[in-house]
Context: one part of a larger RNA
C1' cells in the first nucleotide's frame, strides 16, 4: 500500500430472529456421478455443475457404434483439358447409399462461345486438439457502493490528501466541516409497465345510450404544506393534512473498476499444429432412453379444511392460413364424420379456467385416500412408434398414516393454493416463460451463523 485475522468499532442483507409452506423418509419424472455397453457423443462439475448447453433424441436432429459405400468429394471458388456426355425414364443388384446396363437427349448472332458432366490440380472439408494462444458473449462478488483522474499540498520515496471527521441516505445520498479545489466512470434520473384523472379517438368492442373499452396525447408527487426532534443551522427523520396514489407509489429495463488464468474453440469468428481413399463424406440399424447403487432439482400423495356425485357463477395473458376450427351427427372415451367462420377487437382455441358456492354421499379404514405397477382392448401423430411416443376404456390396485441428522424459499397482492395460455414442435412437459383467481402468519431485535461495506 493491499489482503488476511477463532483483534475492535459502526452499519446493511429472508442472513439470524419471529412466522409460513416444504425438501431431506415413499412412488414417479427428470438431470448428474458411478457402473455396464460395440457405443451408451461432447461440454458443465463448491458457492458461481446438476429440468444446465437442449425453446422437444422414434427416423432426421448426431458429433457415438456397427456394417455397406464414395474419394476434387454433400456444399463453394479458380485454373487447364475433353465434352453431349448430364438430369429424366425403363432394367439388374443392393437395407440403402451404391453400383452396373439400355434409351432419350442443348442453346446461339456459327466465331467458338454459353450452360451441363468428366478427368487433372490449387484450394475444399473436420462438432479433430489447445478456452492456459484468443474475439466475441456469459456467470459470480453485486444493483455491492464503490473505482478512479487533473491540478495544488505533504513525503527523500513508495505514496498520502481530495475519498478522512461529525450527521444523513437505499447510495461516495446529501449536508457541515476540512490543504484541498474540481472532474469523470458507477448511485439517482431521463426509458418501459401498472395505479387515479382530463381531452381527442371509435373500427371489429357495448345496454344503442351513457358507461365499459381500445388507442393517442396531457396531467398529477415535489417533503409542495402544518405540527415536531436533531446544541445552533443544514441535510434529515417522525407524525399530520389533503390525495386515486406519500416520502424512491409497485414493477421492470439498466450492472462501475476489477475477481475466479472462472465458462465457452460444439451457436459463431479465429491463431498454432493434427487428418487428407479420412479425424472428410453418404446409407441402413443401433445408441445417447442401459441399471446393485449415490447426490441435486421437482411432480403426485399419505387424506375429511378431504374424495366422489349432480347443479350453478367469476378471469387474464396469448396463439391461428401446410393453420384455429363453430354448429350439427357418430362414440362410454381418447377421437372420428363434418363443414360455417376467420389473414381476425369481427371468427376459432375456448359457453373460454379451475380453485368456489348449493345439494347430496362416504365415517376415519390401507378406506368410496393413494396412484405406481401389469394385462387386455382402442385412439392421435408420422414413411415409420419393438428397442423408443402421447392419450382413452375395462380391469389390476403397489410403497405411502406427515418423513433422522441436516436444509431451502418466502416480508404483501408477497408466500401458499387454483387453474389457463405460449415459444420448441408432425407428434411428444410433471421443464422453461408468461397470465390471472383465492389469499395469509410474522419481523422483539442484531448476541449468534452465512455474505457485504466503512474506519482503525
Nucleotide at each position: 500500500u493491499g489482503a488476511c485475522g477463532g483483534g475492535g468499532u459502526c452499519c446493511c442483507g429472508c442472513a439470524c430472529a419471529a412466522g409460513c409452506a416444504g425438501u431431506g423418509g415413499a412412488g414417479c419424472g427428470c438431470c448428474u456421478g458411478g457402473u455396464u455397453u460395440a457405443a451408451u457423443u461432447c461440454g458443465a462439475u463448491g458457492a458461481u455443475c446438476a429440468g444446465c448447453g437442449a425453446a422437444a433424441a422414434a427416423u432426421c436432429u448426431c458429433a457415438c457404434c456397427u456394417a455397406g459405400g464414395c474419394u476434387u468429394g454433400a456444399a463453394c471458388u479458380g485454373u487447364a483439358g475433353c465434352u453431349g456426355c448430364a438430369a429424366g425414364c425403363u432394367c439388374c443388384u443392393g437395407a440403402a447409399a451404391g453400383g452396373g446396363a439400355g434409351u432419350c437427349g442443348c442453346c446461339u448472332u456459327c466465331g467458338a462461345g454459353g450452360g451441363u458432366g468428366c478427368u487433372a490440380u490449387a484450394g475444399a472439408g473436420g462438432u479433430g486438439c489447445u478456452g492456459c494462444a484468443u474475439g466475441g458473449c456469459u456467470g459470480u462478488c453485486g444493483u455491492c457502493a464503490g473505482c478512479u483522474c487533473g491540478u495544488g499540498u505533504c513525503g527523500u520515496g513508495a505514496g498520502a490528501u481530495g475519498u478522512a471527521g461529525g450527521g444523513u441516505u437505499a447510495a461516495g445520498u446529501c449536508c457541515c466541516a476540512c490543504a484541498a479545489c474540481g472532474a469523470g466512470c458507477g448511485c439517482a434520473a431521463c426509458c418501459c409497465c401498472u395505479a387515479c384523472c382530463c381531452a381527442g379517438u371509435g373500427u371489429u368492442a357495448u345496454a344503442u345510450a351513457u358507461u365499459u373499452c381500445u388507442c393517442u396525447g396531457g396531467g398529477a408527487a415535489c417533503u409542495g404544506c402544518c405540527u415536531u426532534g436533531c446544541c445552533a443551522a443544514a441535510a434529515c427523520g417522525a407524525g399530520g393534512a389533503g390525495g386515486a396514489a406519500g416520502g424512491a407509489g409497485g414493477g421492470g429495463a439498466u450492472g462501475a473498476u476489477g475477481u475466479c488464468c472462472a465458462g465457452u474453440c460444439a451457436g459463431c469468428a479465429u491463431a498454432u499444429c493434427c487428418c487428407u481413399u479420412a479425424u472428410g463424406u453418404c446409407u441402413a440399424g443401433g445408441g445417447c432412453u442401459a441399471c446393485a447403487c449415490a447426490g441435486a432439482c421437482g411432480c403426485u400423495a399419505c387424506a375429511a379444511u378431504g374424495g366422489c356425485a349432480a347443479c350453478a357463477a367469476c378471469a387474464a395473458c396469448g396463439g391461428g392460413c401446410a393453420g384455429c376450427c363453430a354448429a350439427a351427427c357418430c362414440a362410454c372415451g381418447a377421437g372420428g364424420u363434418g363443414g360455417a367462420g376467420c389473414u381476425a377487437a369481427u371468427c376459432c382455441c375456448a359457453u373460454c379456467a379451475a380453485a368456489u358456492g348449493u345439494u347430496g354421499u362416504c365415517u376415519c379404514a390401507g378406506u368410496u385416500c393413494g396412484g405406481a405397477u401389469u394385462g387386455u382392448a382402442g385412439g392421435c401423430u408420422g414413411a415409420a412408434a419393438c428397442u423408443c411416443g402421447c392419450c382413452u376404456a375395462c380391469a389390476u390396485g403397489a410403497a405411502g398414516u406427515c418423513g433422522g441428522a441436516a436444509u431451502u424459499g418466502c416480508u404483501a397482492g408477497u408466500a401458499a393454493u387454483c387453474g389457463c395460455g405460449u415459444a420448441u414442435c408432425a407428434g411428444a412437459a410433471u421443464g422453461g416463460c408468461g397470465c390471472g383467481g383465492u389469499g395469509a402468519a410474522u419481523a422483539c431485535g442484531u448476541u449468534c451463523u452465512c455474505g457485504g461495506g466503512a474506519c482503525u
Overview: This is a predicted structure of a 456-nucleotide part of an RNA (small-subunit ribosomal RNA, 3' major domain) from an uncultured bacterium. It matches the Rfam family "Bacterial small subunit ribosomal RNA". Its family is annotated with ribosome and structural constituent of ribosome in the Gene Ontology. The RNAcentral record of the full RNA draws on ENA and SILVA. Model confidence (mean pLDDT): 83 of 100.